About this RNA: The RNA shown here (FMN riboswitch aptamer (RFN element)) has 154 nucleotides and comes from an Acidobacteriota bacterium. The coordinates come from a structure-prediction model, not an experiment, and the mean pLDDT is 82. Of the family's consensus pairs, 100% are formed in the model.

RNA sequence: GUCGAUCUUCGGGGCAGGGUGAGGGUCGGUGCGUAGGCGCCGGCGCAAUUCCCGACCGGCGGUGAUAGCCCGCGAGCGAGUCGACUACAUUUCGGCGAGCAGACUCGGUGGGACUCCGAGGCCGACGGUACAGUCCGGAUGGUAGAAGGUCGGA
Numbered sequence: 001g002u003c004g005a006u007c008u009u010c011g012g013g014g015c016a017g018g019g020u021g022a023g024g025g026u027c028g029g030u031g032c033g034u035a036g037g038c039g040c041c042g043g044c045g046c047a048a049u050u051c052c053c054g055a056c057c058g059g060c061g062g063u064g065a066u067a068g069c070c071c072g073c074g075a076g077c078g079a080g081u082c083g084a085c086u087a088c089a090u091u092u093c094g095g096c097g098a099g100c101a102g103a104c105u106c107g108g109u110g111g112g113a114c115u116c117c118g119a120g121g122c123c124g125a126c127g128g129u130a131c132a133g134u135c136c137g138g139a140u141g142g143u144a145g146a147a148g149g150u151c152g153g154a
Stems, first nucleotide, its partner, number of pairs: 002153009017053003023046001025044008055134002057124002059073004068122002076100002080096005104120005126137003
């Protein structure tokens, strides 16, 4: 240095500012009702990180040189399959998992860049809620992986 086993630690960021007002509050007037209450009109101030303008963010490995949008992986859903529990099945829990699930162009430099520089674009699971990449929730979870320790083999 490499291979195998095992353990430990680590392992995701983001609405500044403005507009609108679904809705609800309160005050005054007024209508209906036996009543609890239910409406209508007007004033006041509240009200979206979801709408509109605008702002902001970018996990991991790889790739001739640095990547959200090149190739893959992870998070979400999940046909199916295996195991635990059970007499069996269902349910539940766990492993694996087909499949589904985003986005880029032009110019420049260079030996080499869809990765750099310049310019203009684009994308972002599920549930909740006024329609969410950014809020809340599953999640004090899981995970791609990263670093290191120990033991063993050649």